[in-house]
Context: one part of a larger RNA
RNA sequence: GGCGCACGGAGGAUGCCUAGGCGCCAGGAGCCUAAGAAGGACGCGGCGAACAGCGAAAUUGCCUCGGGGAGCCGUAAGCGGGCUUUGAUCCGGGGGAUGUCCGAAUGGGGAAACCCGGCUGGGGUCAUGCCCAGUCACCUAUGAGUGAAUACAUAGCUCAUAAGGAGGCACACCCAGGGAACUGAAACAUCUAAGUACCUGGAGGAGAAGAAAACAAGAGUGAUUCCGUCAGUAGCGGCGAGCGAAAGCGGAUUAGCCCAAACCUGAGAGCUUGCUCUCAGGGGUUGUGGGACGUCUCACAUGGAGUUACAAAGGGAUAGGUUAGGCGAAGAGAUCUGGAAAGGUCCGGCAUAGAAGGUAAAAGCCCUGUAGCCGAAAGUCUACUCCCUCCGAGACGGAUCCCGAGUACCGCGGGACACGAGAAACCCCGUGGGAAUCCGGCAGGACCAUCUGCCAAGGCUAAAUACUCCCUGGCGACCGAUAGUGAAGCAGUACCGUGAGGGAAAGGUGAAAAGCACCGCGGGAGCGGAGUGAAAAAGAACCUGAAACCGUGCGCUU
Repeated sequence: GGCGCACGGAGGAUGCCUAGGCGCCAGGAGCCUAAGAAGGACGCGGCGAACAGCGAAAUUGCCUCGGGGAGCCGUAAGCGGGCUUUGAUCCGGGGGAUGUCCGAAUGGGGAAACCCGGCUGGGGUCAUGCCCAGUCACCUAUGAGUGAAUACAUAGCUCAUAAGGAGGCACACCCAGGGAACUGAAACAUCUAAGUACCUGGAGGAGAAGAAAACAAGAGUGAUUCCGUCAGUAGCGGCGAGCGAAAGCGGAUUAGCCCAAACCUGAGAGCUUGCUCUCAGGGGUUGUGGGACGUCUCACAUGGAGUUACAAAGGGAUAGGUUAGGCGAAGAGAUCUGGAAAGGUCCGGCAUAGAAGGUAAAAGCCCUGUAGCCGAAAGUCUACUCCCUCCGAGACGGAUCCCGAGUACCGCGGGACACGAGAAACCCCGUGGGAAUCCGGCAGGACCAUCUGCCAAGGCUAAAUACUCCCUGGCGACCGAUAGUGAAGCAGUACCGUGAGGGAAAGGUGAAAAGCACCGCGGGAGCGGAGUGAAAAAGAACCUGAAACCGUGCGCUU
């Protein structure tokens, strides 16, 4: 030195555990903001820092209404001092008050949390400085006043009013405006990826769409949306790669309405004096064409409807839910083991409760609970109802008038439709041209005829549908500390980076601190006794304690 055995050190694998995660389901909720948000800075405690809470009225503090019922003054011990049956602490309880400074930040400025002001009122000072309260940004809308070039006027300016705007976000869902490339085509250009990613704008709890100028086919349907099917069909396609419907049928859910115009009434303006225009009210809303207009009938309340559209605002009753809670059965049974009984044995009793968690081990009957039942002063939500609010309908006539215009449509250039210009309709945009008003117009996949369907060029509209930052409850052939969130511990922290940004590690004494009084050695760290404990080979570097690695002793061997 090697190998082996034993005993240690070091290390932190493994096992067990879970305080934290992950996924899903059901219900709720789905916006906050100039009445100052989201997010922060700085403060607030008798005692240092931090977290949580709170805001100069500052460690829940203030007022109030409830719940609750014996202890309490957060994590968090200690010192010091208090509160509480005259009901404290506490409740992710209801309502209200306070709420520094920054931040859209809005009196002006600014290197956020700072600096400097005006006006009104108040306080203080002999006076100034100073302090307190309120107010002062911009845009838009409406209404006033004032008022240029330029006479009227207009622009502009000023003031008043506004629970008008702005900013945030849930990295989700929706609509719109823009819009890639890698890739695939075994290369690549049309094509694909894909109208995806991404950027921007906007909105809501949903959004979008939506009451036929629709589909269909000789039969019919009757707004939209979503699901299943139709169907990988019909089609499109360097007919390559690939892309890929619709009608119909079966379901979910159901809802329909309002304007413009003709015409009438009133007011006003223009001004060529008999027309035109504007505003308000009435009227009217359709495709077996409708309406105006003319004539006529019935009705004006024992009727119908309503706040999500169709006009709009509130109040009351009732019921239910929600935001704190309450009641809640049955063994302190005997005995054995043990440190400890909930375990074994024996004997009881409950069950609309034998879900679960805890208690020194394995408890339906010990605790919290569970089944079941009960509960709100105040706020809020839903349903229903009352008050309340609103409301004419039809027939006949067919002369006249109206029925959405730079629109429909056409040419050219694009886009979008499953459809790549194709025979390419339908829909949208740009550009040039440019109709008709019911004897009218559009569509039915070029186009024409016949036939059929429908009425564009204005608007609103719940539900069925999508999503989950969040709240409550529940579940898991989900993880169990190199896993599961990046984060089980004060983590988006420490740390890195000029910055955008990147981004960790780190859990476990014990049933209970009973956390080793006291003695000895040592400068200390630490160790030996003693004591606690079931155990200290559980002593805080603390459950178990593998291996690499480092030792000590012994054996064999070189």
Predicted 3D model of a 558-nucleotide part of an RNA (large-subunit ribosomal RNA, domain I) from Cohnella ginsengisoli. Model confidence (mean pLDDT): 82 of 100. Rfam family: Bacterial large subunit ribosomal RNA. RNAcentral holds the full RNA, with entries from ENA.